[in-house]
Context: one part of a larger RNA
RNA sequence: GGCACAGGGCGAAUGCCUUGGCACUGGGAGCCGAUGAAAGACGUGGUAAGCUGCGAAAAGUCUCGGGGAGCUGCAAACGAGCUACGAUCCGGGAAUAUCUGAAUGGAGCAAUCCACAUGGAGUCAUGUCCAUGUAUCAUAUACUGAAUACAUAGGUAUAUGAGGGGAACCGCCUGAACUGAAACAUCUAAGUAGGGCGAGGAAAAGAAAUCAACCGAGAUUCCGCAAGUAGUGGCGAGCGAACGCGGAAUAGGCCAAACCGGAUGUAGAAAUAUGUCCGGGGUUGCGGACAGCAUAAUGCAUUGUCAAAGUUUAGCUGAAUGGUCUGGGAAGGCCAACCGAAGAGAGUGAGAGUCUCGUAAGUGAAAAGCUGAGACAGCAGGCUGUAUCCAGAGUACCGCGGGACACGAGGAAUCCCGUGGGAAGCCGGGGGGACCACCCUCCAAGCCUAAACACUACCCAGUGACCGAUAGAGAAUAGUACUGUGAAGGAAAGGUGAAAAGCACCCCGGGAGGGGAGUGAAAUAGAACCUGAAACCCUGAGCCU
Repeated sequence: GGCACAGGGCGAAUGCCUUGGCACUGGGAGCCGAUGAAAGACGUGGUAAGCUGCGAAAAGUCUCGGGGAGCUGCAAACGAGCUACGAUCCGGGAAUAUCUGAAUGGAGCAAUCCACAUGGAGUCAUGUCCAUGUAUCAUAUACUGAAUACAUAGGUAUAUGAGGGGAACCGCCUGAACUGAAACAUCUAAGUAGGGCGAGGAAAAGAAAUCAACCGAGAUUCCGCAAGUAGUGGCGAGCGAACGCGGAAUAGGCCAAACCGGAUGUAGAAAUAUGUCCGGGGUUGCGGACAGCAUAAUGCAUUGUCAAAGUUUAGCUGAAUGGUCUGGGAAGGCCAACCGAAGAGAGUGAGAGUCUCGUAAGUGAAAAGCUGAGACAGCAGGCUGUAUCCAGAGUACCGCGGGACACGAGGAAUCCCGUGGGAAGCCGGGGGGACCACCCUCCAAGCCUAAACACUACCCAGUGACCGAUAGAGAAUAGUACUGUGAAGGAAAGGUGAAAAGCACCCCGGGAGGGGAGUGAAAUAGAACCUGAAACCCUGAGCCU
C1' cells in the first nucleotide's frame, strides 16, 4: 500500500410525516376613494429587536349581543395586575385614527419644511400650542369687468361633481413582428401582442328602413347543429359564413314633430310675425295631430311608502363501553355490551361509532346589511272618420379615396369613415347581392332597456387515480436576505420527545468538549437532535506484498 471482515466518523440520499402549495366544484360577493383609498413611513408593550394588532384615546376606548372560567397576541421568564358586579375571547355598531400618499394652503430629494385667515388656550407682551378653513378642473348661479361705446375675454364668490387605486372579464381608439406560405412581395400570423381612454358587477348588444320567398318569421345575447358546407383565396398557404332547425333566457318602453297653453326675447306705433324655455299632447307602418264618442277591464323591468317571509355577519343542543392481556403508553388482542336521521373527518402516549372536538338532525340575533311574496299610492291603458297638418337633412344617395362585412375590387350588393356634390317628404322612402321592372317586406337619419352569456383579486363550504420539502407557488411563507445607479433580478432554509421530563449533582478542561450520575420506552432521541444509503476518512484484528 492492497483485499475481505468488524466497529466508528463525515455526509446527506431514502423512507415516513405536513403546518405549505396546485387544480377545480357549489354558493356568496364583485368594488374602495376628498367622510381622504390602495400602499406605506414613524410610533405604540413594565422589560420589546422582529412579526401581528393598534394610532399620541396607539396589542387598545365606548356600546349592544354571544359566551361562561380563566386571562394580559406570536412567546418563554420575571414583575404587576384583571376576572361570576361575568374578564380574556367571538360578532354588530360607534369613537379615536400621527405623517406620507389622488394628496388638495405653498414648497419638496414621499413620510419633511414653511404659511395665511377665523376662533380658542397661554404670556405683562412677543415667541408657542389647539381647532377649522385655504389646490385644480368642470357645470350652474350671482357679482364684477379690459383693449373698445354696447359687449365679450378675463376675475371673484357660492353650490354640486370630478381627480386616485383595483386580479381577470368588457367597450372604444391605436396597432406590430417573428411565423406560415417549405424562398417572398398580395395573403397569413391578427385586429393577436403591445400602447391609450373609459365603464360595470357584469360590459356590450337590443325592440327591424331585419330576414324570408310568394309560405312565412317577429328585439338582443349565448349554446348545439346547419358546416369545414356555400363561398373567398399569389383559387397558394389559408380564411370561412348565412338561411333554417333544436335549446338557455325572455320584456318591452320613452322622446322629437304636428296641436293646445304659459313664461320670456327680437322686429314693429300696433295688429302681427318669429325665436327660446317650460307644461300638456303624442310615439306608429292597421301611426298621430284634428273632429266626434267613451274614461272601464286590465297591466307595471319604471317612482315612493309599508311589508310577510327568507338570508348574511357570533352561537347553542347533540346518542352510545366496560373488563382483562401485552406494552412506557391501548384506541390493538380476548371477553361481554350499547348508540346510530350520527360507522364524514381530526385529535388523544400504537389502530377509538360509544374519550375530546365534531358529524346527522334540530335551534338562535340586541345591532347592521341583503333578497323580497304582497299591499297602497302612482303611472300606463279605448273606438270611428274624410279633408288638412306632422312623422328625426347637409341626412339618404352619387362620384372619388379608404376601412368593415367569411367575401383580397371582383358582376360586389350591405355597413362605416374622409372628401366633393346632394334628394324625396306618405300619391313618400329603404331593402330583397351590379342594375331595371313587377311583386314582397320594412320605416333610417333620436334615446333607454332586465334575464340567459364572460371573469375571479376577495369570503364561505367542499373535492382530488394533484405535490409531499431539489416536489408543490419564487416563497411550509419571502418578494425577505442578497445583487444592481436604476428598470429589475432574486435565493437557501421543515422533523428531539407522548410529555422538556432539555441532563440537578460530581469529575477532567481556560473554554469547547467529554466521563459518571439522573430523566426517558429509547440519549447511537441531547437540541450540529426521526430514519441515517453512497462517495470519502479512521480504528481493530486477519491475509498478501
The part of an RNA shown here (large-subunit ribosomal RNA, domain I) has 545 nucleotides and comes from Candidatus Soleaferrea massiliensis. RNAcentral holds the full RNA, with entries from SILVA. It matches the Rfam family "Bacterial large subunit ribosomal RNA". Lineage of the source: Bacteria > Bacillati > Bacillota > Eubacteriales > Candidatus Soleaferrea. The coordinates come from a structure-prediction model, not an experiment, and the mean pLDDT is 84.